[in-house]
Context: one part of a larger RNA
RNA sequence: CUGGGCGUAAAGGGCGCGUAGGCGGCCUGUUUAGUCGGGUGUGAAAUCCCGGGGCUCAACCCCGGAACUGCAUUCGAUACUGGCGGGCUGGAGACCGAGAGAGGUGAGUGGAAUACCCAGUGUAGAGGUGAAAUUCGUAGAUAUUGGGUGGAACACCGAUGGCGAAGGCGGCUCACUGGCUCGGAUCUGACGCUGAGGCGCGAAAGCGUGGGGAGCAAACAGGAUUAGAUACCCUGGUAGUCCACGCCCUAAACGAUGUGUGCUAGAUGUCGGGGGACUUGUCUCUCGGUGUCGGAGUUAACGUUUUAAGCACACCGCCUGGGGAGUACGGCCGCAAGGUUAAAACUC
Numbered sequence: 001c002u003g004g005g006c007g008u009a010a011a012g013g014g015c016g017c018g019u020a021g022g023c024g025g026c027c028u029g030u031u032u033a034g035u036c037g038g039g040u041g042u043g044a045a046a047u048c049c050c051g052g053g054g055c056u057c058a059a060c061c062c063c064g065g066a067a068c069u070g071c072a073u074u075c076g077a078u079a080c081u082g083g084c085g086g087g088c089u090g091g092a093g094a095c096c097g098a099g100a101g102a103g104g105u106g107a108g109u110g111g112a113a114u115a116c117c118c119a120g121u122g123u124a125g126a127g128g129u130g131a132a133a134u135u136c137g138u139a140g141a142u143a144u145u146g147g148g149u150g151g152a153a154c155a156c157c158g159a160u161g162g163c164g165a166a167g168g169c170g171g172c173u174c175a176c177u178g179g180c181u182c183g184g185a186u187c188u189g190a191c192g193c194u195g196a197g198g199c200g201c202g203a204a205a206g207c208g209u210g211g212g213g214a215g216c217a218a219a220c221a222g223g224a225u226u227a228g229a230u231a232c233c234c235u236g237g238u239a240g241u242c243c244a245c246g247c248c249c250u251a252a253a254c255g256a257u258g259u260g261u262g263c264u265a266g267a268u269g270u271c272g273g274g275g276g277a278c279u280u281g282u283c284u285c286u287c288g289g290u291g292u293c294g295g296a297g298u299u300a301a302c303g304u305u306u307u308a309a310g311c312a313c314a315c316c317g318c319c320u321g322g323g324g325a326g327u328a329c330g331g332c333c334g335c336a337a338g339g340u341u342a343a344a345a346c347u348c
Base pairs, nucleotide, nucleotide: 004319005318006317007302008301012316014201015200016199017198021194022193023192025088026087027086028085029084030083031082033081034080035077036076037075038074039073040072041071042070049065050064051063052062053061054060091191092188093187094186095184096183097182098181099180103177104176105175106174107173108172109171110154115149116148117147118146119145120144121143125136126135162169163168206247207246208245209244210243211242215241216240220236221235222234223233258315259314260313261312262311263310266293267292268291269290270289271288272287273286274285275284276283277282278281297304298303321348322347323346330341331340332339333338
């Protein structure tokens, strides 16, 4: 290894692109490398195994056989795998015609609301809470009307909806740009799948430089509450939240479910496209997505069920009792914070 697993028990890499490698459609020719069969040589002796014998037995020793699962060489087989050659189109890609979309980047722009400033009206309160107080206000607040400034986010539409590989993406317009789906069947002719390393992307928080700062708000201050209250509640409030550029690289990065392909009852909703029918607004067929329910199967159960956790194949990642510990040490990365790789003693 034969012969375990990874939705929730330990275990799917956060996501993609892709190198090496592994694996790879149909027909045919050739080769005979792998593979299979036969022969020959070799595979020292001892040991192991079988039979027999010798020490009173045994251990031990002696004789014979088998075995030495291997290697080399030769003859043969040719289904499968591989190599080389030829062909094909059901995989893959291209092309043509349509289509949907908060996919991405940049620029411009709109209204509501909050806040602040100016001016008018107006007068004693406002605010806040379980109740209060801190706080604001006769230097005129709150309320209300007009004008202005500035930043951030986009109500309704809005969905159990859409798009994206994931993170994620939502006012409107324009420019640039990625992917996807449907219909046609014109072309290429296996060009494919996966992917150790590698490279890129990667919420929030955090970091560097410069800007910006309305609202919110770690820290902090005050007021309450309380036995206390380094909290929950209230009044304030700085980083930050926003922008540009550069880092960080983590997450309950979750569907806690790796990617690809094929196969295996249905019912029903919804989004996008195509075909057909007629009674023209319905019915029906079909492809792609997204949900709910559910038969077989599967599962420890819960559940899952054509969007599988069913039946299979290919490739990658990962798990191996709890604590110690995702820690120490070392390496690599980082400005730092820290990240990543990753033990042991000891203990139950």